Small-subunit ribosomal RNA, 5' domain from a Rhodanobacteraceae bacterium, 519 nucleotides, folded computationally. Its mean pLDDT, the model's own confidence on a scale to 100, is 84. The sequence was found in a public genome assembly.
Context: one part of a larger RNA
RNA sequence: GAUUGAACGCUGGCGGCAUGCCUAACACAUGCAAGUCGAACGGAGGUAGGGGCAACCCGGGUUAGUGGCGGACGGGUGAGGAAUGCGUCGGAAUCUACCCUAUGGUGGGGGAUAACACAGGGAAACUUGUGCUAAUACCGCAUAAUGUCGAGAGACCAAAGCAGGGGACCGCAAGGCCUUGCGCGAUAGGAUGAGCCGACGCCCGAUUAGCUAGUUGGUAGGGUAAAGGCCUACCAAGGCGACGAUCGGUAGCUGGUCUGAGAGGAUGAUCAGCCACACUGGGACUGAGACACGGCCCAGACUCCUACGGGAGGCAGCAGUGGGGAAUAUUGGACAAUGGGCGCAAGCCUGAUCCAGCAAUGCCGCGUGUGUGAAGAAGGCCUGCGGGUUGUAAAGCACUUUUGUUCGGGAAGAAAUCAUGCUGGUUAAUACCUGGUAUGGAUGACGGUACCGAAAGAAUAAGCACCGGCUAACUUCGUGCCAGCAGCCGCGGUAAUACGAAGGGUGCAAGCGUUAAUC
Repeated sequence: GAUUGAACGCUGGCGGCAUGCCUAACACAUGCAAGUCGAACGGAGGUAGGGGCAACCCGGGUUAGUGGCGGACGGGUGAGGAAUGCGUCGGAAUCUACCCUAUGGUGGGGGAUAACACAGGGAAACUUGUGCUAAUACCGCAUAAUGUCGAGAGACCAAAGCAGGGGACCGCAAGGCCUUGCGCGAUAGGAUGAGCCGACGCCCGAUUAGCUAGUUGGUAGGGUAAAGGCCUACCAAGGCGACGAUCGGUAGCUGGUCUGAGAGGAUGAUCAGCCACACUGGGACUGAGACACGGCCCAGACUCCUACGGGAGGCAGCAGUGGGGAAUAUUGGACAAUGGGCGCAAGCCUGAUCCAGCAAUGCCGCGUGUGUGAAGAAGGCCUGCGGGUUGUAAAGCACUUUUGUUCGGGAAGAAAUCAUGCUGGUUAAUACCUGGUAUGGAUGACGGUACCGAAAGAAUAAGCACCGGCUAACUUCGUGCCAGCAGCCGCGGUAAUACGAAGGGUGCAAGCGUUAAUC
C1' cells in the first nucleotide's frame, strides 16, 4: 500500500447492488418447511343442482382408509475424515424409476384384507377379537423370444386396467363391438444419474523407525447390480517402509478468493461442483435409488406427559428463544415469475425461489447548494500594538431545486396453461384426442414500487483523525519527569510545534480512526 463475512470508538442525508452466528455439530417454546392423485378402489357423512307426490334415484365438489407416484430431489451444516475423500487423466466387471426410439404382447381365473359394523382393553399413545367388502393391492394358470440358465438338447420367466367419443350390427338394459388417449408387462438400444478400479497431485512432526495374521498372494466356494480377502476353507510366506511406512497432531476438498510485476504466499464466507453428517452409537427394512435430516428398530444421554402400568421428542430446514461471544437480521408477503412433486387436466403443495423488513457490513453513485459580495463588518486567536489571521468566509443581493415534503399520473417483469376459428395427424367418422397457426379473455407478492409531471422553499443533510521526525500540516495558554503521550525513534524535571485546551492548518469524507488478520 492492498484486502476483510470483521468488531470497537466518534459521527451519520439518500439510493442501487451485494453480504450478514467466523464462537456452543450448545439446548430448544411456538408456527410453518412434502405432498398429491376420485381418470386405480370400496365406502362414509353432510351438501349446490336435477328428476319424483313420497320413499328414493341421478349427480358436481370434499376425503379418513386400501392403492400409485413422490418423501434418496430441493434446503442446512462442516462434526468427522490425511484417504472407502477431493482434483486431473484414464479404465472394465455393473445397475439406472420417470424420459426418448424400436419390436411384439396386454388372454382366462382365484383367495384375501383395510375402511366399515359389532364387542372389548388402555389415563394416554394406541390396540385386540369376530363379521362383511373392492381394486391398477396379492396369487396361480395360459402364452414365451431377441430374455435367463445351458456346450447342446432343452428347461424357465409377464401383464391391469381407467377415461373420452361413436355410425352400422348384437343386447330389455348395463354393455358388447369399433376407435382415441393415458396406463400395464417383455426385450433391445439411447439419454440421464449412480456404483467400482488404476495412475499422478493434495498440511505439520523422526523429541514417532520399524509396521502388518485376512496381514500379502494363490486355489475353491459364498456374496454383490458388479471386479476384488468383500467373506469363508485350504495352501504358500509374503506385503509396506528414510522416495518417511506406522504413530501423533491439524484439516472438509476443488473451481476460486486476497495479495504480488511475476514466481510465490495466504485462504476456501457468499456463488458453483464433489464428499461427509442429521441428538450420540449401532442395525437393517422398503425401494430403481437410502442403510434414509422433518421413516423404522435397538442401546445411551437429555427434555416432556402420566391415572406410575406406560408413552412422546430430536431446528446442522425458515423465522424465532435461551446460552456462548467483540460480533451477525423478521416468530414478514406471495406462489405473480423461475424451478420441483403429484395429477389427463383444472389445480394442489412448495420458508426451494421471488420479494419486502433490519444493519454505513462492503462496493458504487448522488447530495449537504450556485454566482456575486471588502466596509476586508462583528466576534475569536496572535501581536513587535503598527497590524496580521479566521476571510469571499459570513451578512447582503441574484439564482437553482438534485435529495427530502406534498399533490397528480404510472410501467416492464405475463404468456403460456385456457376458450374459439382454420389447418394437418389419427379414425368408419365432420365424435373424441392431438401437432401447428390465428384471434380472444383471465392471471402481479413486490406495489400505487420504479419512472414521469407539478408546487413551495436554501429550504431537510458533515464529520473523523492528525499537525516533533518518518509524514502533508504551528502558534498561544495550562501543566512542570506530575498529569499524560507513544507504531519506531522518543517527548514531559518552568518559555513543551511531542501532554491537555484554544485558535489556525493538513488529510480523508457519510464516513473517519483504532484493534485483529493476510499478502